A computed fold for a 379-nucleotide RNA, annotated as Bacterial RNase P class A. The model forms 95% of the base pairs in the Rfam consensus. Its mean pLDDT, the model's own confidence on a scale to 100, is 78. Its Rfam family is "Bacterial RNase P class A". Rfam classes the family as a ribozyme.
RNA sequence: GGAGCCGGUGAGGCGGCCGCGGCUCGGGUUCGCCCGGGUCGAGGAACGUCCGGACUCCAUGGGCAGGACGCUGGGUAACUCCCAGGCGCAGCGAUGCGUGGAAAGCGCAACAGAGAGCAGACCGCCCCGACCCGGAUCCCAAAGGGAACCGGGACGGGGUAAGGGUGAAACGGUGGUGUGAGAGACCACCAGCGCGACGGGUGACCGUCGCGGCUGGGCAUGCCCCGUCCGGAGCAAGGCCAAGCAGGAGGCGAUCGGUGCCCGCCGCGCCUCCGGGUGGGCCGCACGAGGCGACGAGCAAUCGUCGUCCCAGACAGAUGGUCGCCCCCGGUCCACUCACGGACCGGGAACAGAAUCCGGCGUACGUCCGACUCCCUUC
Numbered sequence: 001g002g003a004g005c006c007g008g009u010g011a012g013g014c015g016g017c018c019g020c021g022g023c024u025c026g027g028g029u030u031c032g033c034c035c036g037g038g039u040c041g042a043g044g045a046a047c048g049u050c051c052g053g054a055c056u057c058c059a060u061g062g063g064c065a066g067g068a069c070g071c072u073g074g075g076u077a078a079c080u081c082c083c084a085g086g087c088g089c090a091g092c093g094a095u096g097c098g099u100g101g102a103a104a105g106c107g108c109a110a111c112a113g114a115g116a117g118c119a120g121a122c123c124g125c126c127c128c129g130a131c132c133c134g135g136a137u138c139c140c141a142a143a144g145g146g147a148a149c150c151g152g153g154a155c156g157g158g159g160u161a162a163g164g165g166u167g168a169a170a171c172g173g174u175g176g177u178g179u180g181a182g183a184g185a186c187c188a189c190c191a192g193c194g195c196g197a198c199g200g201g202u203g204a205c206c207g208u209c210g211c212g213g214c215u216g217g218g219c220a221u222g223c224c225c226c227g228u229c230c231g232g233a234g235c236a237a238g239g240c241c242a243a244g245c246a247g248g249a250g251g252c253g254a255u256c257g258g259u260g261c262c263c264g265c266c267g268c269g270c271c272u273c274c275g276g277g278u279g280g281g282c283c284g285c286a287c288g289a290g291g292c293g294a295c296g297a298g299c300a301a302u303c304g305u306c307g308u309c310c311c312a313g314a315c316a317g318a319u320g321g322u323c324g325c326c327c328c329c330g331g332u333c334c335a336c337u338c339a340c341g342g343a344c345c346g347g348g349a350a351c352a353g354a355a356u357c358c359g360g361c362g363u364a365c366g367u368c369c370g371a372c373u374c375c376c377u378u379c
Base pairs, nucleotide, nucleotide: 001375002374003373004372006370007369008368012326013325014324015323016322017321018320020041021040022039023038024037025036026035027034028033043351047362048361050360051359052358053357054356055234056233057232058231066230067229068228069227070226071085072084073083074082075081086099087098088097089096090095100225101224105223106222107219108218122164123163124160125159126158127157128156129155131153132152133151134150135149137147138146139145140144172190173189174188175187176186177185191215193212194211195210196209197208198207199206200205238283239282240281241280247274248273249272250271251270252269253268256267257266258265259264290309291308292307293306294305295304296303297302327348328347329346330345331344332343333342334341
C1' cells in the first nucleotide's frame, strides 16, 4: 500500500435573532384569550410490529388438540435474545455458519444410471451347455465322413460388486492370501461404529487402553418421537364524570320482589339481537427491570455498592429557520522539510420522526476509531 474480518463510537458544539408545543410564575382581559419571564422538548434506529415482558380487563376443574423452542454452562423480569464453551462444516487465515432423536415406526430422493436402501449384472471378467467357423493329429476311405484336442464367433443358463460407466450419494480404504473369476470369504495395518475400563472437565465432550461383529448412508425445514414452555384479548386495554336518546323482541333467574303455594301474570336483574342517542372532558400517562459517573465481582454477557440527575408527550398537533464563531472533512495555493502551519473555496448529509411503557431481534442510512488476518513493497 492492497484485500478482508470483527468490534465500538457519533449522528457536530456554543451564542444571537425569529418561530412552534407542554408545564410553571407574573401581569392584563371584552373570559375567547393576550403579553412577558423561567424551564423542558425525538432516534440510533423513534421504523417493521417479528419475539419476550410490565400493566389492564375477562376467564380460571382436568385433559386432548394446537403452537413455539431444542448441544452444554451462565446471564436476565422474561425471551426465539446475549455471553462463554463443545462438536461438525467452510475458509490459507482473522472469522463465519449450523446444532435433540434416523439401530421406535411410516415416508422421500429430481436428472442421469442396469441398479437408490438389508441395492443392482449394462459393459467387462469367469464357468457350463448345445451350434457354427478355422487349425493341426488320428480312423474309415472313391467323393466324403467321423473322433477327441486347440482357438474364435453368436445364442442360452449361471457366477462375480475387483475394473469401466452414471450420480450429490453405489453398502469401508491399502496390500496380501484365496478363487474358475471374485468377494471382510480370510489376514495385517488404517478409518469408522458399538460396548467396557481408566483419566480430564460443573457439563456438552475429549484422551488412552481393551474387546466385539467386521461396516447397519442422507433428509426430522416431511409425518413423527422425546423434553421444556404457552388461558384469551389488548391503552381503541380499563376506570370516572358530563351531555343526549325511544324503545322493542327473545332467552335465563333451583336461593329476587308482588299477587295467593306451584303454574300463570306483573315488576326487577343479567345476556343476545334490532332500533335510537352521543362521539365531549379527566385519569390511566411517564420515577422507570431509568440515565450518568466512580469503585468492586466476573474471561464475558451481566451484577452489586455508593454518589448524582429528573428527562418530551399530544386535538392522529410542536421539536424548525437564519447569522456568527469554533470544530470536523475535502480541494487549491503558500510556507516548513526533525515540521505538523497559514489563507481561500466547498461541504457537515443520509435514513427517518415518539403516541401506554420496557428488553431484544431484523431492516434502512452514514461518519470516525480500534483490534486482528492474508498478500505485496521498502528499511